Model confidence (mean pLDDT): 80 of 100. A computed fold for a 1435-nucleotide RNA from an uncultured bacterium, annotated as small-subunit ribosomal RNA.

RNA sequence: GGGAAGCUCGGCUUACACAUGCAAGCCGCGGGGCAGCAUGAAGGUUGCUUGCAACUUUUGAUGGCGACCGGCGUACGGGUGAGUAACGCGUAUCCAACCUUCCCUUUGCUAUCGGAUAGCCCGUCGAAAGGCGGAUUAAUACGAUAUGUUCUCCGAAGAAGACAUCUGACUCGGAGGAAAAGCGCGAGCUGGCACUGGAUGGGGAUGCGUCUGAUUAGCUAGUCGGCGGGGUAACGGCCCACCGAGGCGACGAUCAGUAGGGGUUCUGAGAGGAAAGUCCCCCACAUUGGAACUGAGACACGGUCCAAACUCCUACGGGAGGCAGCAGUGAGGAAUAUUGGUCAAUGGGUGAGAGCCUGAACCAGCCUAGUAGCGUGCAGGAGUACGGCCCUAUGGGUUGUAAACUGCUUUUAUGCGGGGAUAAUAGGAAGCACGUGUGCUUUUUUGCAGGUACCGCAUGAAUAAGGACCGGCUAAUUCCGUGCCAGCAGCCGCGGUAAUACGGAAGGUCCUGGUGUUAUCCGGAUUUAUUGGGUUUAAAGGGAGCGUAGGCGGCUAGUUAAGCGUGUUGUGAAAUGUAGUUGCUCAACAUCUGCACUGCAGCGCGAACUGGCUGGCUUGAGUGCGCGGAAGGCAGGCGGAAUUUGUGGUGUAGCGGUGAAAUGCUUAGAUAUCACGAAGAACUCCGAUUGCGAAGGCAGCUUGCCGCAGCGCUACUGACGCUGAAGCUCGAAGGUGCGGGUAUCGAACAGGAUUAGAUACCCUGGUAGUCCGCACAGUAAACGAUGGAUGCCCGCUGUCCGGCAUUAAGUUGGGCGGCCGAGCGAAAGCAUUGAGCAUCCCACCUGGGGAGUACGCCGGCAACGGUGAAACUCAAAGGAAUUGACGGGGGCCCGCACAAGCGGAGGAACAUGUGGUUUAAUUCGAUGAUACGCGAGGAACCUUACCCGGGCUUGAAUUGCAAGAGAAGGAAGUAGAGAUACUGACGCCCUUCGGGGCUCUUGUGAAGGUGCUGCAUGGUUGUCGUCAGCUCGUGCCGUGAGGUGUCGGCUUAAGUGCCAUAACGAGCGCAACCCCUGUCCUUAGUUACCAUCAGUUCGGCUGGGCACUCUAAGGAUACUGCCUCCGCAAGGAGUGAGGAAGGUGGGGAUGACGUCAAAUCAGCACGGCCCUUACGUCCGGGGCUACACACGUGUUACAAUGGCGCUGACAGAGUGCAGGCGGCCGGCAACGUCCGUCUAAUCACCAAACUGCGCCUCAGUUCGGACCGGGGUCUGCAACCCGACCCCGCGAAGCUGGAUUCGCUAGUAAUCGCGCAUCAGCCAUGGCGCGGUGAAUACGUUCCCGGGCCUUGUACACACCGCCCGUCAAGCCAUGAAAGCCGGGGGCGCCUAAAGUCCGUGACCGAAAGGGUCGGCCUAGGUAAGCCGUAUUGC
Repeated sequence: GGGAAGCUCGGCUUACACAUGCAAGCCGCGGGGCAGCAUGAAGGUUGCUUGCAACUUUUGAUGGCGACCGGCGUACGGGUGAGUAACGCGUAUCCAACCUUCCCUUUGCUAUCGGAUAGCCCGUCGAAAGGCGGAUUAAUACGAUAUGUUCUCCGAAGAAGACAUCUGACUCGGAGGAAAAGCGCGAGCUGGCACUGGAUGGGGAUGCGUCUGAUUAGCUAGUCGGCGGGGUAACGGCCCACCGAGGCGACGAUCAGUAGGGGUUCUGAGAGGAAAGUCCCCCACAUUGGAACUGAGACACGGUCCAAACUCCUACGGGAGGCAGCAGUGAGGAAUAUUGGUCAAUGGGUGAGAGCCUGAACCAGCCUAGUAGCGUGCAGGAGUACGGCCCUAUGGGUUGUAAACUGCUUUUAUGCGGGGAUAAUAGGAAGCACGUGUGCUUUUUUGCAGGUACCGCAUGAAUAAGGACCGGCUAAUUCCGUGCCAGCAGCCGCGGUAAUACGGAAGGUCCUGGUGUUAUCCGGAUUUAUUGGGUUUAAAGGGAGCGUAGGCGGCUAGUUAAGCGUGUUGUGAAAUGUAGUUGCUCAACAUCUGCACUGCAGCGCGAACUGGCUGGCUUGAGUGCGCGGAAGGCAGGCGGAAUUUGUGGUGUAGCGGUGAAAUGCUUAGAUAUCACGAAGAACUCCGAUUGCGAAGGCAGCUUGCCGCAGCGCUACUGACGCUGAAGCUCGAAGGUGCGGGUAUCGAACAGGAUUAGAUACCCUGGUAGUCCGCACAGUAAACGAUGGAUGCCCGCUGUCCGGCAUUAAGUUGGGCGGCCGAGCGAAAGCAUUGAGCAUCCCACCUGGGGAGUACGCCGGCAACGGUGAAACUCAAAGGAAUUGACGGGGGCCCGCACAAGCGGAGGAACAUGUGGUUUAAUUCGAUGAUACGCGAGGAACCUUACCCGGGCUUGAAUUGCAAGAGAAGGAAGUAGAGAUACUGACGCCCUUCGGGGCUCUUGUGAAGGUGCUGCAUGGUUGUCGUCAGCUCGUGCCGUGAGGUGUCGGCUUAAGUGCCAUAACGAGCGCAACCCCUGUCCUUAGUUACCAUCAGUUCGGCUGGGCACUCUAAGGAUACUGCCUCCGCAAGGAGUGAGGAAGGUGGGGAUGACGUCAAAUCAGCACGGCCCUUACGUCCGGGGCUACACACGUGUUACAAUGGCGCUGACAGAGUGCAGGCGGCCGGCAACGUCCGUCUAAUCACCAAACUGCGCCUCAGUUCGGACCGGGGUCUGCAACCCGACCCCGCGAAGCUGGAUUCGCUAGUAAUCGCGCAUCAGCCAUGGCGCGGUGAAUACGUUCCCGGGCCUUGUACACACCGCCCGUCAAGCCAUGAAAGCCGGGGGCGCCUAAAGUCCGUGACCGAAAGGGUCGGCCUAGGUAAGCCGUAUUGC
């Protein structure tokens, strides 16, 4: 959970405990009988209708029958899966080693007798259950005797057989053993006994198959076998006596764990893997354990006995019970049904039969538990309605023909009615056939389900749709909400303000009475690989050899037929599976028929291959003879150099050691040096791509012994071979034990250094050890990270040892190396010494961590070694290669990067910016380089975004539409801080006369926001970096990522060019083209010139001129072009020439692909979000200018290369009418008045450093100018907060600046002034420009910083500001050990020992048969002593 319904399942957990009912009885045709029922008969009483009713007594006489004796059944059917790893199960075979009630069949028989006993009756004990005694009685109960076909046993003989044990026809002799009756008038029927054969059911034996663990390797005394007995239905150590010492086991015994087995079921292409529910077969069990009895059959679910636990009854003495039968109850659990109906059918028991019994069975009930079928409507219907949702270009799209509406149908539903099919046969009766059985026909009776299935009629779309999903895998997308929250999640992973992944909605997709989730199994997974994998580096070759078992094995002939192939026979139960038919309306389901069941066994045939047997062969293997070879092993002897040390000599102050030192040694004479001794260890050169060895490993010379491979000869054997689990042996260094030895070196240790520390690296010492002998140990990156053997397969080259041939090149074997092809490989790479192609054998691997750890066992003196897990945890760990990035890796190169220089900053005062602090506010942004005189190229108001206060709300600005009004405007006035409010002289234009322009008011639609997000964006910008790089097309290489090109050599400022080249070209960058500047030419001429001519007030001032300068347009020039040298070239070099300029002449503009989620939403634009009488807007005032402090950038200085005063020169670029200025006058000056000039190559701003002269004379000064006082000028509505300038006065710090740090390579640094933008004015010492004067230095690339190219390593890839290791607080999880404690299972021993079978048994009972008693064996139960282990303590 929404309608109806077919077939089927349903206590999987506690083989836990069970109330109640039912589940096995039947037979009177076996029997004695008669409690109850019914009938009859007889008697009595009452009512009375004189033969009926009722009551009552007697009577087993009849039907029948409780209980009893007896027979058959109860061993079937039904349940469960605890146990069992087993001949339990499956399959095949065997029993000549067996039994079998009922049934069928053959033959024969069924005779004569006897004594009891239950029941009933009497008595008695007990609460009950139940017993005891006496009397009496029957049988198809029990017993005795007889007969006995045949049967069993014994003996004789023995055809035949599948002939090994054996069996055994026909025949003879001996011994033994049977029985029951009942019914019927009768015919007869049903029984009983013995035997034969069968059928059915069972029992036993054997081959093969049947889970996991070796951290279970040895097990076994009735054990294994024999002989003889016992026992059994039968074989057998099944049991017993004796004898022997066997039996099983690496092909896995024993032990432990788990488990009922099979047909089958699920999955899979198959091979397999997993499972064992329903149904069928077999087994086992019936509360637990043991035992037998009866019987054809049991060691018996609803029987018995005993023991134990539990429950119940009890009068406390004693008793009763066993749902794993069907229902049902409790408990446990995630979880599993009704205390139903009927024997109608099928089947079973019994009976002569009718019948009775049957929780077997058939039915019904419950359950979305499975499966199959059907329906929930069909057709038409567009203003594609309303609504919802979404997009938008405002048109629309989608839900959607869906709905409404119209017509149609009626499965189903509801109501009414019909329906008796099927299952269905069987019994009785009658008839027919008929020897008996039996068969056929007719009739009658029998239905749980169920008045069900099914059929008809009526009504009316009427009664009937949900679930999951929509990021990828995987079919199906949008909006809103949320904001690493809430949540999702099978894996990857979503969610931090635009979520197709969360929640909701709309739409869509899939399935449909279901749909999802969870659990489990198979698949995918070739991811345990038989089919069908691997082991150089990913997990994985044993450290090496010898060798047992095993596996595998050369050529040839014959034979065999085990494997193998083929044919056939038997079997492989049914169900299931599969093909087809048939029956339920279809299907599921069921029925029938065929096939399959891949297996096992028997009997034939074949002989290639494998195996067995027999012979032969020589090529595998081995032996022999000869030759040379080697650091092969063991033992001994000998040698020199070095080191340390001893003694003596010489000699004097240090030695030694290090990055630098110190500890240490040394005047008691070191180090150094000479001589003579001593000791131990190791063997320089030769010496390597060398050699030898199985590996570890092996090096002075020499001797002895032992071993080895190779080559040559081809004499011998004749497959003798390969591999190798176990096993055995060897096995570096270090370590251990004992005994020696000890020169050097040197763990531990000590000292000195280094360091933040330094239990290290470095130094000085130094013990074990290093060496020898004996014994252990047994591991290494024991590596070629590559097991061994055999065969085959392109080449080039070096070398070692032999042979041929010889001196020249070679050739033939065996080793050691290098390079490369095919092939292989994930790639790197390997490549006849394979990681190639094949065969054989062994070892090993199966995600990472935990862990080579724990436990157990084995080995060891120990250290430790070998074997070797799990819990838990992660989603990876790993290999090879690629591109980057990085490196206190390498190579090459560059840059004011260092160095070489010059001048600064950091110290002072001030200016300015920032941080911080403060504040009502000190608006906001910028923050390493790449923020900090930055946005701002100019904050007193304004700006202004901030704060306080006062106002406005379609609004301060812009605009559409509509209506109305009016010129707009506005001097002036009043109130107010102002915004604002009120008053207000004056005051329109165009017109086609419709109106329009302009302004105001009202309404309405748009507003407005410097509010947030630069991590949603556009645009712009900074930086790496003006660094030389970044890419593409085609081709080629690579499985691929990717590479090549772009690498290499040379060169360049440059990926600039040249050469080379599997690359050839191209693009964005570089360079060039553009601008300024430097030289010249042409053109032009209101500056320049007197160059030339004239005038002149001597000023290019004027006329005149354009030659020069200059201006501004166009051109020219420079290209390593020429010469010499170097170089292949590109190119480089030269005090080179020429030239104004020489090697991109100088400067600028120009910024590749990209990086920093770099900066900016406050310049602008823009998505989303937010505010709307305010986060909008107007106004007044304040603030952005604060001030303990810190930092950045600057200015001025600290002085004599200077300061001051006077004097005399020389620029460029730009700007100027609200302006720049000049002149006269006033003022000390800032500046002011008047006049004049310039709208500019015309006028003006217009120089300073410098020159000359003078003063100052090293001082806080004639340096320095901050701060302060006073007085002014100017701008402006207004200089209080908060302007600049001028004058007078005051005269601070500061005497060149710590660590550190910045700029600059030439017209540069340094120094000097001038101009401009912004601007009323200006806090400008800033920014952007301009010219004047004008240096020093660069050896060079080791180092610091940044960058480029190549290469190398990498465990990095948000890329070294990376990654990552270990300890530790607290808590938690899993696991090991731990004195002990508790429990479960198993084995062995001992003690006591019930019931019960069997055996033994002098005394007892019995006439006997026999019984009893006692003993042996034996269940459960119990467990002392002792032993083992061990903490701890002592030694």
RNAcentral holds the sequence, with entries from ENA and SILVA.